Annotation
A computed fold for a 399-nucleotide RNA from a Gammaproteobacteria bacterium, annotated as Bacterial RNase P class A.
[in-house]
RNA sequence: GGAGUUGGUUAAACAGUCGCGCUAUCUCGUAAAUAGAGGUAGGGAGGAAAGUCCGGGCUCCAUAGGGCAGAGUGCCAGGUAACACCUGGGGGGCGUGAGCCUACGGCCAGUGCAGCAGAAAAUAUACCGCCUAAGUGCUUUGCGCUUUACUGAGGGCAAGGUGCCGGUAAGGUUGAAAUGGUGCGGUAAGAGCGCACCGCGUCAAUGGUAACAUUCGACGGCAGGGUAAACCCCACUCGGAGCAAGGCCAAAUAGGGGAGCAGGUGUGCUUUCCAUCGGAAAGACGCACCAAGUGUGGCCCGCAUCAGUUCCCGGGUAGGUUGCUUGAGGUGUGCGGUGACGUACAUCCAGAUGAAUGACUGUUCUUGACAGAACCCGGCUUAUCGACCGACUCCCACU
Numbered sequence: 001g002g003a004g005u006u007g008g009u010u011a012a013a014c015a016g017u018c019g020c021g022c023u024a025u026c027u028c029g030u031a032a033a034u035a036g037a038g039g040u041a042g043g044g045a046g047g048a049a050a051g052u053c054c055g056g057g058c059u060c061c062a063u064a065g066g067g068c069a070g071a072g073u074g075c076c077a078g079g080u081a082a083c084a085c086c087u088g089g090g091g092g093g094c095g096u097g098a099g100c101c102u103a104c105g106g107c108c109a110g111u112g113c114a115g116c117a118g119a120a121a122a123u124a125u126a127c128c129g130c131c132u133a134a135g136u137g138c139u140u141u142g143c144g145c146u147u148u149a150c151u152g153a154g155g156g157c158a159a160g161g162u163g164c165c166g167g168u169a170a171g172g173u174u175g176a177a178a179u180g181g182u183g184c185g186g187u188a189a190g191a192g193c194g195c196a197c198c199g200c201g202u203c204a205a206u207g208g209u210a211a212c213a214u215u216c217g218a219c220g221g222c223a224g225g226g227u228a229a230a231c232c233c234c235a236c237u238c239g240g241a242g243c244a245a246g247g248c249c250a251a252a253u254a255g256g257g258g259a260g261c262a263g264g265u266g267u268g269c270u271u272u273c274c275a276u277c278g279g280a281a282a283g284a285c286g287c288a289c290c291a292a293g294u295g296u297g298g299c300c301c302g303c304a305u306c307a308g309u310u311c312c313c314g315g316g317u318a319g320g321u322u323g324c325u326u327g328a329g330g331u332g333u334g335c336g337g338u339g340a341c342g343u344a345c346a347u348c349c350a351g352a353u354g355a356a357u358g359a360c361u362g363u364u365c366u367u368g369a370c371a372g373a374a375c376c377c378g379g380c381u382u383a384u385c386g387a388c389c390g391a392c393u394c395c396c397a398c399u
Stems, first nucleotide, its partner, number of pairs: 001395010012364007020044001022042007046370001050381002053379005058242004065301004070238005075089005090104001091102004105233002110231002112227002127172002129168003135164009145154003180198006199222001200220004204215004246322004256313006263290006269283006293305003329348008365368001
């Protein structure tokens, strides 16, 4: 000097004039209060407020348990209210490196899938090759044996050739992938067939909380693999609906129409009858229990309620107020921790409701992007113009 990796800050700035909303206080107004008007003081959108993808707080069902189905997560240890998030480690992959990615439990529980090619892709297998040990047929040459007067005939040994049968998976072919790799020995030719090294599996020792790592360690010839972001198995976790939740005040109509069920037992009380301690009958009453029905994901069990309730159709009203902003909150400093984070002290705080921060003027330079809270918070993902700060890696040149 160049090229990279990673962490953090900011989100045009300054000044003036007018305007908007909230809180506190004062004045006016009013019979009083409210509404309303004015003055003063203080505050008023984000790093993602977006997506609505996760996790919760809070409210209601509601007193709310168990199981099945379903859904989610998936290496280890921590953080957190919790999580599919974050931090630190381990394994695997990429990169010269700083670093980055990871859907990372199980294929010996089972079932599937892999076209074409190739002999063959699992109940594995022989196309080209190699061998002919073992068995068998035919045949060539050599040697010698027996027999014949001779030609010839018979059978033996050795070295070959060839066919059948048989052996083989070392070499070659195909493919993404071919049943461990290299070397030596051995064999008829080969093969972990045997051996050495590597690889693989089990055990041991050491280190570590663990995942796991290391070893001149011990034993074993050990073998068909891949795929679960295939179905599946295993482990752990999981009620639902949502501020348009929910509460209070006010207002309004058609307390309209239809359908179903409105039951049983015990006891108390009342009335009537009998009249023999007492018994029987009735009841729209009280209490208890059972049951139909109902109860905020599906089904089952359980639980609660349980006689005026359930379901369907139709009509009317729909305004105010609360929830509403102090929170697992933000920032700064100290302490603890590798870190996420925790803790102590100090300091800070938007609540609109057809929707509050806008308009104009001037100056500056780095010329300003993506973009606006609506109950609140912790994350993830997506969009984005620039500017600034720190750490680290590689290359080149000079000293």

Its Rfam family is "Bacterial RNase P class A". It is annotated as a ribozyme.
The coordinates come from a structure-prediction model, not an experiment, and the mean pLDDT is 76.
The organism belongs to Gammaproteobacteria, within Bacteria.